Model confidence (mean pLDDT): 83 of 100. The part of an RNA shown here (small-subunit ribosomal RNA, 3' major domain) has 477 nucleotides and comes from Halothiobacillus sp. It was read from a public genome assembly. Lineage of the source: Bacteria > Pseudomonadati > Chromatiales > Halothiobacillaceae > Halothiobacillus.
Context: one part of a larger RNA
RNA sequence: UGACGGGGGCCCGCACAAGCGGUGGAGCAUGUGGUUUAAUUCGAUGCAACGCGAAGAACCUUACCUGGCCUUGACAUCCUCGGAACUUGGCAGAGAUGCCUUGGUGCCUUCGGGAACCGAGUGACAGGUGCUGCAUGGCUGUCGUCAGCUCGUGUCGUGAGAUGUUGGGUUAAGUCCCGCAACGAGCGCAACCCUUAUUCCUAGUUGCCAGCACUUCGGGUGGGAACUCUAGGGAGACUGCCGGUGAUAAACCGGAGGAAGGUGGGGAUGACGUCAAGUCAUCAUGGCCCUUAUGGCCAGGGCUACACACGUGCUACAAUGGUCGGUCCAAUGGGUAGCCAAGCCGCAAGGUGGAGCCAAUCCCCCAAAGCCGAUCUUAGUCCGGAUUGCAGUCUGCAACUCGACUGCAUGAAGUCGGAAUCGCUAGUAAUCGUGGAUCAGCAUUGCCACGGUGAAUACGUUCCCGGGCCUUGUACA
Numbered sequence: 001u002g003a004c005g006g007g008g009g010c011c012c013g014c015a016c017a018a019g020c021g022g023u024g025g026a027g028c029a030u031g032u033g034g035u036u037u038a039a040u041u042c043g044a045u046g047c048a049a050c051g052c053g054a055a056g057a058a059c060c061u062u063a064c065c066u067g068g069c070c071u072u073g074a075c076a077u078c079c080u081c082g083g084a085a086c087u088u089g090g091c092a093g094a095g096a097u098g099c100c101u102u103g104g105u106g107c108c109u110u111c112g113g114g115a116a117c118c119g120a121g122u123g124a125c126a127g128g129u130g131c132u133g134c135a136u137g138g139c140u141g142u143c144g145u146c147a148g149c150u151c152g153u154g155u156c157g158u159g160a161g162a163u164g165u166u167g168g169g170u171u172a173a174g175u176c177c178c179g180c181a182a183c184g185a186g187c188g189c190a191a192c193c194c195u196u197a198u199u200c201c202u203a204g205u206u207g208c209c210a211g212c213a214c215u216u217c218g219g220g221u222g223g224g225a226a227c228u229c230u231a232g233g234g235a236g237a238c239u240g241c242c243g244g245u246g247a248u249a250a251a252c253c254g255g256a257g258g259a260a261g262g263u264g265g266g267g268a269u270g271a272c273g274u275c276a277a278g279u280c281a282u283c284a285u286g287g288c289c290c291u292u293a294u295g296g297c298c299a300g301g302g303c304u305a306c307a308c309a310c311g312u313g314c315u316a317c318a319a320u321g322g323u324c325g326g327u328c329c330a331a332u333g334g335g336u337a338g339c340c341a342a343g344c345c346g347c348a349a350g351g352u353g354g355a356g357c358c359a360a361u362c363c364c365c366c367a368a369a370g371c372c373g374a375u376c377u378u379a380g381u382c383c384g385g386a387u388u389g390c391a392g393u394c395u396g397c398a399a400c401u402c403g404a405c406u407g408c409a410u411g412a413a414g415u416c417g418g419a420a421u422c423g424c425u426a427g428u429a430a431u432c433g434u435g436g437a438u439c440a441g442c443a444u445u446g447c448c449a450c451g452g453u454g455a456a457u458a459c460g461u462u463c464c465c466g467g468g469c470c471u472u473g474u475a476c477a
Stems, first nucleotide, its partner, number of pairs: 001477002003474003007471007015461002019424005026315008034306002042053002064301007073125001077124002079121005086103001089100004107114002127290002130288003136284002138279003141275001143273001148187006154163003167178003193267004198235007208224002212222003238261001241255005317417001321376007333364003338357002343352003383414001388409007430453007
């Protein structure tokens, strides 16, 4: 100087407390461990691995296994030789591939040849998701959006170092004020950026419709530029104003005005560093290793196994509910190898059909919860839907291993969950649907987003956890 303390003081955080809803019990989905296996490819492992890499494993993907094949190689550059490229068909085979066969002779040319492409050969080389993340770059997680981390000059100390950065207040903040052997400065904080909440101006189609007219009653048409909205540009919030407290300071408390008030809400933004944290399987890369194989091609299988254990979720156990009928209101997005309307067929999944749309125009697209009415009356039930049988639909060469969906039948566990444990402070939790990426197909359960309905509670900081500052002890570095 640090680190540590079941030392002390001050302070903060959904850290506790106060509340609301869960997990832990059930069934299923998914990931992991374990076991099994020819293989169940590899990585991630307290917080910070475990719906993680994977924004989508039937083949492909694919790295694994079994079997069949290739050896200058699927891919790159160079050299030599031959042939344009390209193309038709047959046979064998699981295919990779092998054998045979048809058409075709192009472009430039100094007629030597050349350019692109294909085949054969030679070796230099290719290739490796092989090893090492403890050789590395890059990227990322984490403490933590915590308020810290440092430097120059000066001063003090023999020195390591100290001071500044401590102290009194204050703040979300090393934020600001005052004091002070310090005076300044840098990286962080804040602000500048995006979005949301108010309003004005400009603009008016594909969007809008107040008043006027027509109307098939649909902003449909004429028309309008007000409103909504769209998307550009401004205004607006700064403790600016008032009162009080305070040290006449910084600031805090209350109030006015205001759409918004003290960082308005949300996001992007992550200091010096820590964990030899993670990644050699995104990529790049040193070293090591393989080179008729640890490289390459193909078919089939596996990654989907299943006495079990754990994590994360979904659906429930019902009446604040289930079922049936009627009825109301969104927002974000996506669409040409695409989104697919009306109509018709089918109980349905879906089929048919073909209009429109490269989209503020057309389509996906009926939002659901809600509201109104009917029924069920506490029951393993008209709750719950697992499992299984049969019959189908769709995608796709192909749904056996191993897809999703529909109909009929079947109707399991489950009556609110032990010890323990998680999230959340407001348009939040809870609850209800909707969209998108990936994608042929496959996510009502994952992920990312969108809107609808919409709470309760916070006395307080003694305690648990994590963190910041000062101080103290130490046989630790």